Predicted 3D model of a 675-nucleotide part of an RNA (large-subunit ribosomal RNA, domain II) from Candidatus Brachythrix odensensis. Rfam family: Bacterial large subunit ribosomal RNA. Rfam links the family to the GO terms ribosome and structural constituent of ribosome.

Context: one part of a larger RNA
């Protein structure tokens, strides 16, 4: 890992509620007992216990009482009708272990010191080398000690180093040789040394040269067996079928926030009978969007003018490209501003459509982690696949088509069948079902098929305004002068450093100079004019489609799903055709429904109807002329499933109609067994 078997809402009472039988203003008996008897049924038993009467705290009273001083008001009854108890089965609830299964954990009695920890009694072991403490002799030395040499000598938690204990670093092993070892290398080795064998300390504890270490491969409190099915607001599993509805992730309050109660939101009865809902009309509250500035507040630009700062004056007083309140003019902002004010929404009332809902009582429930999406706010950066509200949608619990792939986007709600139609979103070169359709333009960027400010004689379109055959525009040729180096400044200033001015003359024209350049002149050029040339050239705004702006992210050509593609892009028409489980049209099932006809997607949940397994009663039937159970099989039921038939098997099986449950497995790292 597979197979096969086990394996989860039970069971006693008690209380509600449905449903059925019994009797019924009454209903029922508990203990007990009688006679019989295998079991068990029957017949006594009325003590209790629900009802028939209800007020008060209570005495009490009593179709009335309580309250009150009340013949009063007011509360809770009662009014001629009401239904009520028992039994059996089904829903829920409590109590109980109460749907299994699972803790860490507590608490009681125990069992361990053969492992280890420490202690005690007793034994027992430590090659070999090396060092050379004390003390002693002897000799030197000294007044005398000291002291110095040589010997002797044989101390040390000494030195090396086997046994032996210990484990330091590195490989090895790591379904191991081995639930801690092997190999090299290492530390102690006379000691605070190592061991044998016998004894003690026990868990709220022992033991410790402390490591929270050891106490028998367990130890921040051994193991054992009981309390014990400890508690688990968590986890995890929970077994057969169809059919009808069909949720919710929200409010309140919670030592509450991943758990609970009530309400909302779903189902089932019952009652009630259009109360619902859409729309029209009408009547209503109301301050949002938007929009004003009349109020409160911002806040620009002038204008007037108190104040105020600055200057000047002895003061007076005067000025003043300062600051400024009031008032005026003009443009402007506001969730916590409104002189205004919608659209929708929301409330009544009538009316039509419609039968789709709605309301009240009682049963049962599940939800209280929501999520994208569009739009209206807020929170952040007017970031976030972010987070908090709102009001639709979808997912959730929703298949199908589309969108390459994709819970939510687009199109559309799947009762089943079938080689029919027709369409929706999207498409119709090919992969790919349908146009190489059709018409008039754009796009050259492979733009389409990613991405801003911003820049650009790309190119269509529109409009507005100039020049121009009396020669435009660009291009070529020529001139572009004199007064004068204008006056000032300057070393210098001559068209071109700066300042002032900006005239005047000769012309076709020609600046008191546009730009370049010089020290400072020259030099080049440009406005400006003539020739040539001969037909168109300019300027500004709006727009459509591209261009640069731009290409740095992780396996890839990877930014069209691909090949490919000047359309098979793009913008606007036409006209066909594909294309979904929509729709239609056929059969066919099921609910509702008088019929016509309409519905039948669906977690959680709730309702309804059924299959089949063991047992028992009642009963019909088969069976050694072959029962069970297996094996094959084209039947029969919507299905859970039932049947014939053949084979194998070798003793039981069982149709019907009723009751009981140890009644249905694929998942719980279930648990056992087999490979």
């Nucleotide at each position: 890992g597979u197979c096969g078997g086990c394996g989860a809402c039970u069971u006693a009472c008690c209380g509600u509620u449905u449903g059925u039988c019994g009797c019924a203003a009454g209903g029922u008996u508990a203990a007990g007992g009688c006679a019989g008897u295998u079991a068990c049924a029957g017949c006594c038993g009325g003590a209790g216990c629900c009802g028939u009467a209800g007020g008060g705290a209570a005495a009490c009273c009593g179709a009335g009482u309580c309250u009150g001083a009340u013949a009063a008001g007011g509360g809770c009854g009662a009014c001629a009708a009401c239904a009520g108890u028992g039994g059996c089965a089904g829903g829920c609830g409590g109590u109980a272990g109460a749907c299994c299964c699972g803790a860490a954990a507590c608490g009681a009695g125990g069992u361990g010191a053969g492992c280890u920890a420490c202690c005690c009694a007793u034994g027992a072991c430590c090659a070999g080398a090396g060092u050379g403490a004390a003390g002693c002799g002897a000799g030197a030395g000294u007044a005398a000690c000291a002291u110095c040499u040589c010997g002797u000598g044989g101390a040390g938690g000494c030195u090396c180093g086997a046994a032996c204990c210990c484990a330091u670093u590195a490989g090895u092993g790591c379904u191991g040789c081995a639930a801690a070892a092997c190999u090299a290398u290492g530390g102690g080795a006379u000691g605070a040394g190592u061991u044998g064998u016998g004894g003690g300390u026990a868990g709220a504890g022992g033991u410790g040269a402390u490591a929270u270490g050891c106490c028998a491969a367990u130890c921040g409190a051994a193991c054992u067996u009981c309390g014990a099915g400890a508690u688990a607001g968590c986890u995890g599993g929970u077994u057969c079928u169809c059919c009808c509805c069909g949720a919710a992730a929200u409010a309140a309050c919670u030592u509450u926030a991943g758990g609970g109660u009530u309400a909302g939101c779903c189902u089932c009865g019952a009652u009630u009978g259009u109360u619902u809902a859409g729309u029209g009309a009408c009547a209503g509250a109301g301050g949002u969007a938007a929009a004003g500035c009349a109020c409160u507040g911002a806040a620009u630009g002038g204008g007037c003018u108190a104040g105020g700062g600055g200057g000047c004056g002895u003061a007076a007083g005067c000025c003043u490209a300062c600051c400024a309140a009031a008032c005026c003019c003009a443009a402007u902002c506001a969730a916590a501003c409104u002189c205004u004010g919608a659209a929708u929404g929301c409330u009544g009332u009538c009316a039509c459509u419609c039968c789709a809902a709605g309301a009240u009582c009682g049963g049962g429930a599940g939800u209280c982690g929501g999520g994208c999406u569009a739009c209206g706010a807020g929170u952040u950066a007017u970031g976030a696949g972010a987070u908090c509200c709102g009001u639709g949608g979808c997912c959730g619990a929703g298949a199908g088509g589309g969108u390459a792939a994709c819970a939510a986007c687009c199109c559309a709600g799947a009762c089943c069948g079938a080689c029919a139609u027709c369409u929706a979103a999207g498409g119709u070169c090919c992969u790919c079902a349908a146009g190489u359709g059709u018409g008039u333009g754009c796009u050259a960027a492979g733009u389409g098929g990613g991405a801003a400010a911003c820049g650009a004689u790309g190119u269509g379109a529109a409009a507005u305004u100039g020049u121009u055959c009396a020669g435009a525009c660009a291009g070529c040729g020529a001139g572009g002068a004199g007064g004068u180096u204008g006056g000032c400044u300057u070393a210098g200033a001559a068209g071109c450093a700066g300042c002032c001015a900006u005239c005047c003359u000769u012309u076709a024209a020609a600046c008191a100079g546009u730009g370049c350049g010089u020290a400072a002149u020259a030099g080049c050029u440009g406005a400006u004019u003539c020739g040539u040339c001969g037909a168109a050239c300019g300027a500004u705004u709006u727009u459509g489609c591209g261009c640069g702006g731009a290409a740095a992210a992780a396996u890839u050509c990877a930014a069209c799903g691909g090949g490919g593609c000047u359309a098979a892009g793009c913008a606007c028409g036409c006209c066909a055709c594909c294309g979904a489980a929509g729709a239609u049209a056929c059969g066919g099932a099921a609910u509702c429904g008088a019929g016509a006809g309409a519905u039948u997607a669906g977690u959680a949940g709730g309702g309804g109807a059924g299959c089949g397994u063991u047992c028992c009663a009642g009963g019909a039937a088969c069976a050694g002329c072959g029962a069970a159970g297996c094996c094959a099989u084209a039947c029969c039921g919507c299905a859970a499933g039932g049947a014939g038939u053949g084979g194998u098997g070798g003793a039981g099986u069982g149709a019907c109609u009723g009751g009981a449950a140890g009644u249905g497995a694929g998942a719980a790292u279930g648990c056992c067994g087999a490979c």
NCBI's taxonomy places the organism under Bacteria, Bacillati, Anaerolineae, Candidatus Brachytrichaceae, Candidatus Brachythrix. The coordinates come from a structure-prediction model, not an experiment, and the mean pLDDT is 85.